[in-house]
Predicted 3D model of a 375-nucleotide RNA (Bacterial RNase P class A) from Candidatus Electronema sp. VV. It is recorded under the gene name rnpB. The prediction has a mean pLDDT of 76.
C1' cells in the first nucleotide's frame, strides 16, 4: 500500500417561534390561566425463546403429547452466553455444524445390473466340467466354442454403489495374502469431562436419512396486564322489611288540613350482584454509571453515585436560522479553502425484565490475518 476477519461507538448539534402529554408551584380556581420541570430505540420491531407477576387448575404416580441434545461452566431461567472438544470450509485471521442408523420397523424419486440379505447389463476369464475339430495304437495333447460355470479388475447410472492405495497372487479376479492409511474391539496413560495419545488383537461386519416412526438423557400445568384488585351511577331484574287489598296503600285537585274524584293493587324504604364510568396493577428494577477485587472467560462480590416517558381519539411534533456530514458541480495542473445545487436511513414505548432474530442512509474507533514493497 492492497485485500480480508472479528468486535465496539454514534446514528445530526445549537438557538428561536408555535404546539402536544404528564408532574409541581401560584392565584383572580379558569371546560383549563401564569411560571417551572420531565418526555422513545439500538433495534422501542418480529412476538421467536426464557422468566417475574396475576388468576384458574392441581393429593401422589403413570400413560399420552410437546421442547431441547458434543463437554464443562455462567445465569433467576433459557432454544441465550463463555471456554474447551470433534467434524467440515478457508493459505490464514476466522466461520459453520454436533445424542443414537451396531435396539427395532419402514423409506431412498428418476436413472441404473444392483439402493442394502447386494447383484451381474457391457465386460474379463473359461483353470475345472462340457461340446466340436486335429494329432496319437493308446494314456493323452493341442486348437476352437463361450454351453455350464468363475469373477467383480474396468465401464455405464445416480445425490449416494458395499473400505482406500500399492505389491504379491490368479485362468481371470477378490483382504485371497502382505505393508501403509482407515475401521472395529480391548487396554494403558493424560484430562472434571467431551476427548486425545500410545499399545495389542481382528481381514473388515460398516451407504444415506432420526425435520420417518422410534430409542436414550434432560425438561414442560393452562391463560396472559384486555392477567387481576378496589370504588361504583341511571335503567331493568333479585332479596328483605313496613304499610295496604272495600276498615282504601298510592295517585289527581292542593301551601297545609278537611273535602271531592280516581283506585279491585300495589307502594315505600333498605340490602346485594352485575354494567357504564373511575382508581389501581404501573414505573426502584435479577436497574444504570464509575472505581476496586476474584475468574482464561461468560460472570460474580464490595463500595460510591444516579432516578430516567407512563399514554388509552394512546403525547414525545412542526417551521425557520446557524453550524456540521454526504453527493454532484464551478474554479484550480491537482488537493484543501471557497461558491452554487441537492440529500440525510431503519423505525417509534403500551405490565416489566433477560435473550435471539430481522431492518438500517451515513460516520468513526480498536484488535487480528494474508500478500507485496521499503528500511
Nucleotide at each position: 500500500u492492497g485485500g480480508g476477519g472479528c468486535g465496539g461507538a454514534c446514528g445530526c448539534a445549537u438557538g428561536a417561534u408555535c404546539g402536544c402529554u404528564c408532574c409541581g408551584g401560584c392565584c383572580u380556581u379558569g371546560c383549563u390561566g401564569c411560571c417551572g420541570g420531565a418526555g422513545a430505540g439500538g433495534a422501542a420491531a418480529g412476538u421467536c425463546c426464557g422468566a417475574a407477576c396475576a388468576c384458574c387448575g392441581u393429593a401422589g404416580g403413570g400413560c399420552g403429547c410437546g421442547g431441547c441434545g458434543g463437554u464443562u461452566c455462567c445465569u433467576a431461567a433459557c432454544a441465550g452466553g463463555a471456554a474447551c472438544u470433534c467434524c467440515g470450509g478457508g493459505c490464514a485471521a476466522c466461520c459453520g455444524g454436533g445424542g443414537g442408523a451396531u435396539a427395532g420397523u419402514g423409506c431412498c424419486a428418476c436413472a441404473g445390473a444392483a439402493a442394502a440379505g447386494a447383484c451381474a447389463c457391457c465386460g474379463c476369464c473359461g483353470a475345472u466340467g462340457g461340446a466340436a475339430c486335429a494329432g496319437g495304437c493308446g494314456a493323452c495333447u493341442g486348437u476352437u466354442c463361450a454351453c455350464a460355470g468363475g469373477u467383480a479388475a474396468g465401464g455405464u447410472u445416480g445425490a449416494a454403489a458395499u473400505g482406500g492405495c500399492g505389491a504379491g497372487g490368479u485362468a481371470a479376479a477378490a483382504g485371497c495374502u502382505c505393508a501403509c492409511c482407515g475401521c472395529u474391539u480391548g487396554u494403558a496413560u493424560g484430562g472434571c469431562g467431551a476427548c486425545a495419545u500410545g499399545c495389542a488383537a481382528g481381514g473388515c461386519a460398516a451407504g444415506g436419512a432420526a425435520a420417518a416412526c422410534c430409542c436414550c438423557g434432560c425438561u414442560g400445568g393452562g391463560u396472559g396486564c384486555a392477567a387481576g384488585a378496589c370504588c361504583a351511577a341511571a335503567u331493568a331484574g333479585g332479596g328483605a322489611a313496613a304499610c295496604g287489598u272495600u276498615u282504601g296503600a298510592g295517585g289527581g285537585c292542593u301551601g297545609c288540613c278537611c273535602g271531592c274524584c280516581u283506585g279491585a293493587a300495589g307502594u315505600u324504604u333498605c340490602c346485594g350482584g352485575g354494567u357504564a364510568g373511575g382508581u389501581u396493577g404501573c414505573a426502584c428494577g435479577a436497574g444504570g454509571u464509575g472505581c476496586c477485587g476474584g475468574g482464561c472467560g461468560a460472570c460474580c462480590a464490595g463500595c460510591a453515585u444516579c432516578c430516567u416517558a407512563g399514554u388509552c381519539a394512546a403525547a414525545u411534533g412542526a417551521u425557520c436560522a446557524u453550524g456540521g456530514c454526504c453527493u454532484g458541480u464551478g474554479g484550480c495542473a491537482g488537493c484543501a479553502u471557497c461558491g452554487c445545487a441537492g440529500g440525510a436511513a431503519c423505525a417509534a414505548a403500551a405490565u416489566u425484565c433477560g435473550g435471539c432474530u430481522u431492518a438500517c442512509a451515513g460516520u468513526c474507533c480498536g484488535c487480528c490475518c494474508c500478500a507485496a514493497u521499503u528500511u